[in-house]
RNA sequence: GUCAAAGUAGCUCAGUUGGGAGAGUGUUUGAAUGAAGAUCAAAAGGUCAUUGGUUCAAUCCCAGGCUUUGGCA
Numbered sequence: 001g002u003c004a005a006a007g008u009a010g011c012u013c014a015g016u017u018g019g020g021a022g023a024g025u026g027u028u029u030g031a032a033u034g035a036a037g038a039u040c041a042a043a044a045g046g047u048c049a050u051u052g053g054u055u056c057a058a059u060c061c062c063a064g065g066c067u068u069u070g071g072c073a
Stems, first nucleotide, its partner, number of pairs: 001072007010025004019056001027043005050064004
């Protein structure tokens, strides 16, 4: 240089032929324990990386640029 993939909670990730944003783990609180750990319950935590477009409606479709990773040269 060129081709492709990925970007969603603190971390690892799912998600859908467009309409409810989720799991595990972590954090906090409570239960339990003499006290911890393990266990159980609850809660908090998200501009769905970014800009624009299509649509009644976009995490999802289209386009641009950004970052990361990989292949080829």
The RNA shown here (transfer RNA) has 73 nucleotides and comes from Mauremys mutica. Model confidence (mean pLDDT): 82 of 100. Lineage of the source: Eukaryota > Testudinata > Cryptodira > Testudinoidea > Mauremys.